The RNA shown here (SAM riboswitch aptamer (S box leader)) has 104 nucleotides and comes from a Planctomycetia bacterium. The sequence was found by an Rfam model in a public genome assembly. The prediction has a mean pLDDT of 86. NCBI's taxonomy places the organism under Bacteria, Pseudomonadati, Planctomycetota, Planctomycetia. Rfam family: SAM riboswitch aptamer (S box leader). Its Rfam clan is "SAM clan".
RNA sequence: AUCUUAUCCAGAGUGGCUGAGGGAAAGGCCCUUCGAAGCCACAGCAACCGGCCCCAUGGCGUCAGGUGCUAAGUCCUUCCCGGUAUAGCCGGGAGAGAUAAGAU
Numbered sequence: 001a002u003c004u005u006a007u008c009c010a011g012a013g014u015g016g017c018u019g020a021g022g023g024a025a026a027g028g029c030c031c032u033u034c035g036a037a038g039c040c041a042c043a044g045c046a047a048c049c050g051g052c053c054c055c056a057u058g059g060c061g062u063c064a065g066g067u068g069c070u071a072a073g074u075c076c077u078u079c080c081c082g083g084u085a086u087a088g089c090c091g092g093g094a095g096a097g098a099u100a101a102g103a104u
């Protein structure tokens, strides 16, 4: 990097360094000098993989070692379909993306 599978309406932040951007893309709409992104420290969330107990090939519980995450539903929409009180709104699906595990 590509592929496969699963999940994505829950949850969780402070400090230091630094100093202008950030929220994948586009369009929106937001966040941000009352400090963006990044790095570091500590803390936290969750439980995919993993450990352990029970039980039997799957499930319950527990721990937190490997990841991940800690503004907004994946912030919303994008393509298709349906409904509707039709510049809109609501619902479903796809696509894209993120994360995990496995494979190449």
Base pairs, nucleotide, nucleotide: 001104002103003102004101005100006099007098008097013042014041015040016039017038021031022030023029025078026077027076028075043070044069045068048066049065050063051062052061054059074096079093080092081091082090083089084088